The RNA shown here (TPP riboswitch aptamer (THI element)) has 100 nucleotides and comes from Thermoflexus hugenholtzii JAD2. The organism belongs to Thermoflexus hugenholtzii, within Bacteria. Its Rfam family is "TPP riboswitch aptamer (THI element)". From the family's description: Vitamin B(1) in its active form thiamin pyrophosphate (TPP) is an essential coenzyme that is synthesised by coupling of pyrimidine and thiazole moieties in bacteria. The previously detected thiamin-regulatory element, thi box was extended, resulting in a new, highly conserved RNA secondary structure, the THI element, which is widely distributed in eubacteria and also occurs in some archaea. Analysis of operon structures identified a large number of new candidate thiamin-regulated genes, mostly transporters, in various prokaryotic organisms. The THI element is a riboswitch that directly binds to TPP to regulate gene expression through a variety of mechanisms in archaea, bacteria and eukaryotes. through a variety of mechanisms in archaea, bacteria and eukaryotes.

[in-house]
RNA sequence: AAGCAACGCUGGGGGGGCCGCAAGGCUGAGAUCCCGCAAGGGACCACCCCUGGAACCUGAUCUCGUUCGUACGAGCGUAGGGAAGCGGGGUGGGCACUCG
Numbered sequence: 001a002a003g004c005a006a007c008g009c010u011g012g013g014g015g016g017g018c019c020g021c022a023a024g025g026c027u028g029a030g031a032u033c034c035c036g037c038a039a040g041g042g043a044c045c046a047c048c049c050c051u052g053g054a055a056c057c058u059g060a061u062c063u064c065g066u067u068c069g070u071a072c073g074a075g076c077g078u079a080g081g082g083a084a085g086c087g088g089g090g091u092g093g094g095c096a097c098u099c100g
Stems, first nucleotide, its partner, number of pairs: 003091002007087004011050004016044001017026003032043004056081003062075004
């Protein structure tokens, strides 16, 4: 020097479920609102995530265990996809010189 953490800015990617007639309840970081007969579309405070990427999607109405249960554990999973730039500093070690 490169690289890389915290942190910041800008931009971007996401999900918005389950039970119940209802009231309400469950899990979770997060369970919102509008349009539509429906399929589907749109918006969005907050929250999560942005490539060293299990945020999130697909497989999947998945498999095994367990449970009142879609809650919980494991598998699937070295699977297939998936959204980044800048600043910032600490770290980092290279080189030169001096001394022993």